The RNA shown here (small-subunit ribosomal RNA) has 1523 nucleotides and comes from a Fimbriimonadia bacterium. Its Rfam family is "Bacterial small subunit ribosomal RNA". NCBI's taxonomy places the organism under Bacteria, Bacillati, Armatimonadota, Fimbriimonadia. The prediction has a mean pLDDT of 83.
């Protein structure tokens, strides 16, 4: 929802994909069903169906329409009979012919056809009808031909012709006339009109086969009726295109003739000028229509195979004949095309019938059996014919049914796969045991379908019985999400997959294979098409402020819609009835038949429709009458930049003339071009001319919109208020149509002061066809005429009604009050802001609706292509209007959210700037890096955050690199058979590793006498394995860097929002701090901040050596050296101390400012400590580790070399350039460290590095150890020097197997560059910078000038936050989200694709005109020909051929039109990992952007003019809210 008491039946599902995320809009895609299907893989059986969708292409062969001897003549062989023997008669299978009926059905196909079709419903008073049925009447009498056959002729054939002669139910004449038809007389009844029906008087016309059969039938003629069939007419329904808008001359109508079965321009002549069309004519494209089929909840949408009904067609086009019926699939004539035969003269043919063939195609069957059944034709019938039909065959093409076994069976076997190595899965699956036999097979029986004695294609089939044996029988697709189902290996943006999103660049659940799993199953997938999902064309059931979409505005035609009351009507409407809606199909039936089902049969219901008719009268319509609330008119007033024309005013700019004056003016970010000594600018006076109207002035006014502004006058449109006087629905909207319509632009003629496209010059710039500047022409102005577009916007069509308010403002009216004006209140119309309900995707709108409703119009349907092309139309042009497709993408879009970003705004911080000090960048050297080189120069690190980094130390080693020599269970680990006394020493060879030889003989434990056992170690076979600084830091762990010691990052619950999300965390203060306080739809909490930890600074206390020494004593040349002391310093523990605690001020508070005290004051200094996260940041070479790779090598050993090269570039440092210095001399003061393979004192030697030697010290004890800058004294005197020390030479020292490549140091000699460093750039805010040295680690030694620490000396400056950089917070814009190192536009260049245009050319369709004109109907017809009738005859009546005429298919010529193919060339468009030029847009995008228009430019674009805000920022005004 339907029916209904209960109760029953039917009934609508979504998902993926735009985003960082969200909601919306919107497209694309998927899951479902279906098919006359095809393809791939596979395939057991049966039943029922079904099978050229393409070439209406061409067809070999056979068959598909014949039959009748009871219409007719002839009549072979043969048989019988007769015979005059010539022959005749009867029968006679069969054959061709005359004649009859049929062949117009059945069968096939869908080319054409958009209406001559179809469906539904009507009409025919405008018609026809063979066979069939019923009824009435009749059938009398004559005649002349002819086919076949026979004879002859022509021809290759097909076939044709001639001759004589024969028949009929063939043909013809006459008679008759129940009906019929026509004319005529009169009447009755009747219809919606013309008219119709019946009766009647008289007249005219016109039939037949008495035939066949032979014993009851078939036929013939006329008339009437019926049934069925056909024909004609009408209404309604049903495709697309308006880029087809006008079509039509037989056209529309009339009259007359003709024609037809019949109406009719159907046809002809004449007359009239009509007819159709936006309710879509005409034209074009497509198409057989319906019952129905598929889908869908339905409404709908798509389709029209098989079955049924209708139509149309028969190679293409035309035509008629015959006939009851045809303009005829298996008939005729003609033309054309094609094919075949041919003797080349001429003929023949039409599978879109059944089979079959070829072709086309992705693709569609047997040249089967039978007339047994059903039906059809002929026939009296028997019967004949029937590729209709009934059956069979082929095809998994579809639907339906069945099977491929069932039960038991765990050691959970083997195998396979995987694995965390244990196991798990395959899996009760198998094996094995028991059982069954559908199906297939073998053997036997055997139907119904048939009436009617016989006769069954199917068919020895269905079905039944018996038999053997699990035997004969499973595949296909999928497994990333949607979408049920996961692992391994291979591959490595390759190969490939893909329906959409998307997978694949070395760990792929997405490719391929395997195992496993999921789904369906004799099928399964794929492809194609249709419906559905898609409410994505929305009638049911959508939208248009910003997503696509309101026409620029108004008037108005058609149309649509329309106020109150009454009456009538009954078109719509409602409710009954009748007819019809074929059957089949669909639905239902506890109806039936095939074993079930599919399938079939029966019944019911339904067919939602159309027609006719009865009733009702609320609503709509129509008609009539009335009303006043809509609308209009009238009167009285009001405001206004409303419009048009004319006149006029003042200020300002510019120009001209004159005066004064005398050097610059102008312009910009800064310049320059430009003007000016021929006198500018400035200033004063006078004049000229054009354009525009300051203040008032205002989210003020008027207008339909565009738009309108000094003042005055003239003319003129509209609005509003009041009065409630008049008309009486006169209204609303409005397709077409008409008018108006900014700016720019165009034409003609004027005018031109200023401004100003184009243009020129100057700047800027890499360039600058721009922004800026100086000039400047069209134009801007006027008149007239065009153009007709704008972001023509409120991005919001018009009208009416209703639905809380508040506050302004403009124009009126009223009330109260008052003397009056204000004030206050009410009200009408306009114009604004805020706001409730409601609506909205949100933003927002909200009585001026985007709310609630009604009416009418316009418009939208993914993005791009494109408002383009073509066509049409308008325009002088520029262009406007209308307006596609191919192709391409999976998005494009709106609003809002969170971030990020901005050459946006605000607040705050940081050695960020500023203020300072010292450096780097220049030199030489050291070190690192790049680059180059090399056999190798091992590898990594690369903006900040790589570059004295890994490396806290490369001569060998290290070492990873290179060359060479070796080695292969290995240098190292575990297991393991066996043997052995581990180790050590020597020799040979070799560069060494190694190889060979010799010497030696003693391992430990249990136990100990031996034996035995165990272990360590060595040798050693085979093998598991070792090993790898090989690869992947983009597979990882761990660790680290950076933002950043920045103050942030989150959660729970609640609340707000459809949601992403917000709130909290914002706001006002405050802080170093999300630190704290106050407030607040939030309340709390966590990780961070702070604190807790270490260290330095003060004090107390404890202890007192190796440290200390004030006081006492001893003692020395001196010295805590000694006794001693425990005060001090110091060391090591433990405590205290600082908290805005106290005071003042201020503040609600937090806090801040100042002060006191204090060693220290507001985190006291320093350190450790690094939130959520970011950079696929760094590291597989520190370590660990998955995967991959190597395995007589990418492993291992050894010698040598290299990492140390050197035109150059960069980074980090050291030393300097000197007098605040250098040298020499002599004198002071630290802290923190290190030391046994060590530090090494005193002493001696050496100029020195160092050597000899060895006291002391395992360290508060001894040593390294000298601190240096500093202060003092002397010299140097501004010089490349007594600065500087590079480089080089010689001689040495030390370490070490070894200093050549390639160490450090010493001495002597040498004495380079460099005189303070360009652009640029770094560090530092106090014990800091700067300067000075000391120590340590690593280490044999050292390249350390590095690094990590330590102390000594010890500053300057900070006004301040405008600017640079980085960061935090709030806000704003955004087309960004890989997040501005973002996104993105256009030209050019390359490739591919489709399209437009194109001289021309090719074929096609169509129109018009003309020519030619077949067949053929019709008309005419001199001459010719002719059996029937008339006539004695001649001849006539009639007919024919021929000829002529009209029409006429095909063809031809010419001229157009439509659509299509090809095309040099031209044009733009789309797409394509890394091309070129710029940077237009998105942020204020660096000149705000955009729209229209004009000009210009490589390109994006620029400029002018008018317009919009869909512009950021700041200020002001107005309004609102609160106070």
């Nucleotide at each position: 929802a339907a029916g209904u008491u209960u109760c029953u039946u039917c009934g609508g599902a979504g998902a993926g994909u735009u985003u960082g995320a969200u909601c919306a809009u919107g497209g694309c895609u998927c899951a479902g069903g279906a098919c006359g299907a095809a393809c791939g893989c596979u395939g057991g059986c049966g039943g029922c169906g079904u099978g050229c969708c393409u070439a209406a292409a061409a067809c070999a062969u056979g068959c598909a329409a014949g039959u009748c001897g009871a219409a007719c003549g002839c009549g072979a062989a043969g048989a019988u009979c007769c015979u005059u023997c010539g022959g005749g008669a009867u029968c006679g299978g069969g054959g061709a012919g005359u004649g009859g009926c049929g062949a117009a059905c059945g069968g096939c196909g869908g080319a054409g056809u958009a209406a001559u079709a179809c469906a539904u419903g009507a009409g025919g008073a405008a018609c026809g009808u063979g066979c069939c049925c019923u009824g009435a009447a009749g059938a009398c009498u004559g005649g002349g031909a002819u086919a076949u056959a026979c004879g002859g002729u022509c021809g290759a054939a097909a076939g044709a012709c001639c001759g004589g002669g024969c028949a009929a139910u063939a043909c013809c004449g006459g008679a008759u006339g129940u009906g019929a038809u026509c004319c005529u007389u009169g009447a009755a009844c009747u219809g919606c009109a013309u008219g119709g029906u019946u009766c009647u008087u008289g007249g005219a016309u016109g039939a037949a086969a008495u035939g066949g059969u032979u014993u009851u039938u078939c036929g013939c003629u006329u008339c009437a009726g019926g049934a069925g069939c056909g024909c004609c007419u009408c209404a309604u329904g049903a495709u697309c295109c308006a880029u087809c808008a006008g079509c039509u001359a037989g056209u529309u109508g009339g009259u007359a003739g003709g024609g037809u079965a019949a109406u009719g321009g159907c046809u002809u002549a004449c007359c009239a000028a009509g007819g159709c069309g936006a309710c879509g004519a005409c034209g074009g494209a497509u198409a057989g229509g319906g019952g129905g089929u598929c889908u869908g909840a339905g409404a709908g949408g798509a389709c029209g195979a098989u079955c049924c009904c209708c139509c149309c067609g028969a190679g293409u086009g035309g035509g008629a004949c015959u006939g009851a019926g045809a303009c005829a699939c298996g008939g005729c004539c003609c033309a054309c095309a094609c094919a075949c035969c041919u003797a080349c003269g001429g003929g023949u043919g039409g599978c879109a019938g059944c089979a079959g063939u070829u072709a086309g195609g992705a693709a569609u069957c047997u040249u089967g059996c039978a007339c047994a059944a059903u039906g059809g034709g002929g026939g009296c019938a028997a019967c004949c014919c029937u590729g209709a039909u009934g059956c069979a065959g082929c095809g998994a093409c579809g639907c339906c049914g069945c099977g491929u076994g069932g039960a038991g069976g765990a050691u959970g076997a083997c195998g396979g796969a995987u694995c965390u190595a244990g196991g798990u899965c395959u899996g009760u699956a198998a094996a094995c045991u028991c059982c069954u036999u559908u199906u297939a097979c073998c053997g036997g029986g055997a139907a119904a379908g048939a009436c009617u004695c016989a006769g069954g294609a199917c068919g020895g089939u269905a079905c039944c019985c018996g038999g053997a044996g699990a035997a004969u029988a499973a595949g296909c697709c999928c497994c990333g999400g949607c979408u049920a189902a996961c692992u391994a290996c291979g591959u490595g943006c390759c190969a490939g997959c893909a329906g959409c999103c998307g997978c694949g660049g070395u760990a792929a659940c997405a490719c391929g294979u395997a195992g496993g799993g999921g789904g369906c199953a004799a099928g399964c997938g794929u492809u194609g098409u249709c419906c559905g999902g898609a409410u994505u064309u929305a009638c049911u059931g959508g939208g248009c402020g910003u997503a696509a979409a309101g026409a620029g505005c108004u008037c108005g035609u058609a149309g649509g819609c329309g106020g109150c009351c009454u009456a009538u009507u009954a078109a719509g409407u409602g409710u009954g009835a009748a007819g019809u809606g074929a059957a089949a199909u669909c639905u239902c039936c506890a109806g039936c038949g095939c074993u079930c089902a599919a399938c079939g049969c029966g019944g019911a219901a339904a067919c939602u429709g159309c027609u006719u008719u009865g009733c009702a009268a609320a609503c709509u319509g129509a008609u009539a009458g009335g009303c006043u609330a809509g609308a209009g008119g009238a009167a009285u007033g009001u405001a206004g930049a409303g419009g048009u024309g004319a006149a006029u005013a003042g200020a300002a700019u510019u120009c001209c003339a004159g005066g004064u004056g005398g050097a610059c003016c102008g312009g910009u970010g800064g310049c320059a071009u430009g003007g000016u000594u021929a006198g500018a600018u400035a200033u004063c006076u006078g004049g000229a001319g054009g354009a525009a109207u300051a203040c008032c002035g205002a989210u003020g006014g008027c207008g339909a919109a565009g738009g309108c502004a000094g003042u005055u006058c003239a003319c003129u449109g509209g609005a509003c208020a009041u009065u409630u006087c008049c008309u009486g629905a006169c209204g609303c909207u409005g397709a077409g149509g008409a008018g108006c319509g900014a700016a720019a632009g165009c034409g003609u003629g004027g005018g031109u002061a200023g401004c100003a496209a184009a243009c020129a010059g100057g700047a800027u710039u890499a360039g600058a066809u721009a922004c800026c500047c100086u000039g400047g022409u069209a134009g801007u102005c006027c008149a007239c005429g065009c153009c007709c577009u704008a972001a023509a916007c409120g991005a919001u069509g018009g009208a009416u009604a209703c639905u809380a308010g508040g506050c302004g403002u403009c124009a009126g009216g009223g009330g109260u009050a008052u003397c009056g004006a204000c004030c206050c209140c009410c009200u009408u119309g306009g114009u604004g802001c805020c706001g409730c309900a409601g609506c909205u995707a949100a933003c927002g709108c909200a009585u001026u609706a985007a709310g609630u409703a009604u009416c009418c119009c316009g418009c939208c349907u993914g993005g791009g292509g494109a408002g383009u092309a073509c066509g049409u139309u308008c325009g002088c042009a520029a262009g406007g209007a209308u307006g596609a497709a191919a192709c391409u993408c999976a998005a494009a879009u709106g609003a809002a959210u969170u971030g990020a970003c901005g050459g946006g705004a605000c607040c705050c911080c940081g050695c960020a700037c500023a203020a300072g000090c010292g450096g780097u960048g220049g030199a030489g050297c050291a070190u690192g890096u790049g680059g180059a080189u090399u056999a190798a120069u091992u590898c990594g690190a690369u903006a900040c955050u790589a570059a004295c980094c890994g490396a806290a130390g490369a001569a060998c080693c290290u070492u990873a690199c290179c060359c060479a020599g070796g080695u292969u269970u290995g240098a190292c680990a575990u297991c393991g058979a066996c043997g052995g006394a581990a180790a050590g020493c020597c020799c040979g060879u070799g560069a060494a590793a190694g190889c060979g030889g010799g010497c030696c003989c003693u391992c430990u434990c249990c136990c100990a006498c031996a034996a035995g056992g165990a272990g360590a170690c060595c040798g050693g076979a085979a093998g598991a394995c070792a090993c790898c600084u090989g690869u992947u830091g983009c597979a990882u762990g761990g660790c680290u860097g950076u933002c950043g010691u920045c103050a942030g990052c989150u959660c729970g619950u609640g609340c707000c929002g459809u949601g992403a999300g917000g709130u909290g965390u914002u706001u006002g203060g405050u802080u170093a701090a999300g630190u704290c306080c106050a407030g607040c739809a939030a309340c709390g909490a966590g990780c961070g901040c702070a604190a807790c930890c270490c260290u330095c600074g003060c004090c107390c206390u404890a202890u007192g050596u190796u440290g200390c020494c004030a006081g006492c004593g001893g003692g020395u040349a001196a010295a805590g050296c000694c006794g001693g002391g425990a005060a001090c310093u110091c060391a090591u523990g433990g405590g205290g101390g600082a908290c805005u605690g106290c005071c003042u001020g201020u503040g609600u508070a937090a806090g801040c400012a100042g002060g006191a005290g204090g060693a220290a004051g507001g985190u006291g200094g320093g350190g450790a400590u690094g939130a959520c996260g970011u950079c696929a940041a760094g590291u597989c070479a520190g370590c660990a580790u998955g995967g991959c790779g190597g395995u007589u090598a990418c492993g291992c050993c050894u010698g040598g070399g290299g990492c140390u090269u050197c035109a150059c570039a960069c980074a980090u440092g050291c030393u300097a350039c000197a007098a605040u210095g250098g040298g020499c001399g002599a004198a002071a003061c630290a802290a923190a460290g290190g030391g046994c393979a060590g530090c090494g004192a005193u002493a001696c030697c050496g100029c020195g590095a160092g050597g000899u030697g060895g006291a002391g010290c395992u360290a508060a004890u001894c040593c390294c150890a000298a601190a240096a800058a500093u202060a003092c004294g002397c010299c140097c005197c501004c010089a490349a020097u007594u600065c500087g020390g590079a480089u080089u030479g010689u001689a040495g020292u030390c370490u070490g197997c070894a200093a050549c490549u390639c160490g450090a140091c010493u001495a002597c000699a040498u004495g380079a560059a460099g005189c303070u460093g360009g652009a640029a750039u770094c560090g530092c805010u106090a014990g800091u910078a700067a300067a000075c040295g000391c120590a340590g680690g690593u280490c044999a030694g050292c390249u350390a000038u590095a690094c990590u620490g330590c102390g000594u000396u010890g500053a300057a400056u900070a006004c301040g936050u405008u600017c640079c950089c980085g960061g935090g917070g709030u806000u704003u814009g955004u087309a960004c989200a890989c997040a501005c190192c973002g996104c993105c536009c256009g030209u050019c260049a390359a490739g591919u694709c489709a399209c437009c245009u194109g001289a021309a050319u090719c074929g096609u369709c169509u129109u018009c005109a003309c020519c030619c004109g077949a067949a053929g109907u019709c008309c005419g017809u001199g001459g010719c020909c002719c059996a029937a009738c008339c006539g004695c005859a001649a001849g006539g009546a009639g007919g024919g051929a021929g000829c002529g005429g009209c029409c006429g298919a095909a063809g031809g010529u010419g001229a157009g039109g439509g659509g299509g193919g090809u095309a040099a060339g031209g044009g733009g468009g789309a797409c394509u990992a890394a091309g070129u030029c710029g940077u237009a847009a998105c942020a204020a995008g660096g000149u705000a952007c955009c729209c229209g228009u004009a000009c210009c430019g490589g390109a994006a674009g620029g400029u002018g003019u008018g317009g919009g805000u869909g512009g950021a920022u700041c200020a002001c005004c107005u309004c609102c809210u609160u106070a």